[in-house]
RNA sequence: GGAUUCCUUUGGGGCAGGGUGUAAAUCCCGACCGACGGUGAAGGAUGUGCUCGCAUCCUAAGUCCGUGACCCGGCGCAUGUAUAUGCAAUGGUUGAUUUGGUGUAAUUCCAAAACCGACAGUUAAAGUCUGGAUGGGAAAAGGAAAAG
Numbered sequence: 001g002g003a004u005u006c007c008u009u010u011g012g013g014g015c016a017g018g019g020u021g022u023a024a025a026u027c028c029c030g031a032c033c034g035a036c037g038g039u040g041a042a043g044g045a046u047g048u049g050c051u052c053g054c055a056u057c058c059u060a061a062g063u064c065c066g067u068g069a070c071c072c073g074g075c076g077c078a079u080g081u082a083u084a085u086g087c088a089a090u091g092g093u094u095g096a097u098u099u100g101g102u103g104u105a106a107u108u109c110c111a112a113a114a115c116c117g118a119c120a121g122u123u124a125a126a127g128u129c130u131g132g133a134u135g136g137g138a139a140a141a142g143g144a145a146a147a148g
Base pairs, nucleotide, nucleotide: 004145005144006143007142008141009140010139017029018028019027031128032127033117034116035067036066037065038064042059043058044057045056046055047054048053062115063114071092072091073090076087077086078085079084097113098112099111100110101109119131120130121129
């Protein structure tokens, strides 16, 4: 000083109240929710000098830049005589923001108004119910080894 490898743990929220109807947390009015990393002029803490700067740290975007879950392929591996089954590097697909204000600078701040949300199921069409899922997972924290 910490490339890289391994282990452990953690790792998603939400229809109140009403209308129609035989039947709807699925339709209508209305309500509610916002994973992970980055950026970020706002806020907070500490230190320092000194009253306003500087440094460090923490928090801060559902719609910006990326990632993940679902879905479609799949190098390769395992089991099996075999059609096949399981795991799986990796690739593809996958939603949504404007206006005004301040300012050197903001799709991030302030104000207002919008918009978005896998698949399967269901007495009736689902971001919010049930299910695959006691699954998977971006990633975070801690620990061990360790190249140079």

A computed fold for a 148-nucleotide RNA from Aquibacillus koreensis, annotated as FMN riboswitch aptamer (RFN element). The sequence was found by an Rfam model in a public genome assembly. Lineage of the source: Bacteria > Bacillati > Bacilli > Caryophanales > Aquibacillus. Rfam family: FMN riboswitch aptamer (RFN element). Rfam describes the family as follows. The RFN element is a highly conserved domain that is found frequently in the 5'-untranslated regions of prokaryotic mRNAs that encode for flavin mononucleotide (FMN) biosynthesis and transport proteins.